[in-house]
RNA sequence: UAAUGAAAAGGCAAACUUAUUGAAAAGUAAGGACGCAAAGCCAAGGGCCUAAGUACAAGUUACAAGGCAGCCGGUUGCAUAC
Numbered sequence: 001u002a003a004u005g006a007a008a009a010g011g012c013a014a015a016c017u018u019a020u021u022g023a024a025a026a027g028u029a030a031g032g033a034c035g036c037a038a039a040g041c042c043a044a045g046g047g048c049c050u051a052a053g054u055a056c057a058a059g060u061u062a063c064a065a066g067g068c069a070g071c072c073g074g075u076u077g078c079a080u081a082c
Base pairs, nucleotide, nucleotide: 003080004079005078011036012035016031017030018029019028020027021026034070040075041074042073045072046071047068048067049066053063054062055061056059
C1' cells in the first nucleotide's frame, strides 16, 4: 500500500416504548437489539423525506433555507488468521 473481517479487545445501536424539541420530516435522553469493519466524520456531489414559510396556477400544486451519513459518494480510522 492492497486485501480480508477469522480470532481478540473495544465500539455503535434498527424496530418498538417512555419523556422532550419541532409545522412536519426528524432530533435528543433513557430503555431495547435488527444489524454494522467504518452504522466514525462530512448534507456546499448525486439521491431520498418533509413543506412551516413563500409563490400563484389556489391544489391530491411547486419550491429547502428544514432533515436523512443504517442509500451511493468523499474522508479519516481498528485488527491481521488465511